[in-house]
RNA sequence: GUUUUGGUAGCUUAACCUAAAGCGUCGACCUUGUAAGCCGAAAACCGGAGGUUUAAACCCUCCCCAAGACA
Repeated sequence: GUUUUGGUAGCUUAACCUAAAGCGUCGACCUUGUAAGCCGAAAACCGGAGGUUUAAACCCUCCCCAAGACA
């Protein structure tokens, strides 16, 4: 330099026109206390900018970042 895959909550992953779940965090209950259990809450304008569409995390273009392959 060319090419492929990926970037969504603190972490790991989903997603069909209302962005979900597990773990984690916080609070309450339970316990003599902790862990476990159970109940609840907060947290992502979806890597950035444009475009298409009634509507884009998703489709198209450019750029940024990470990994792989080739040169």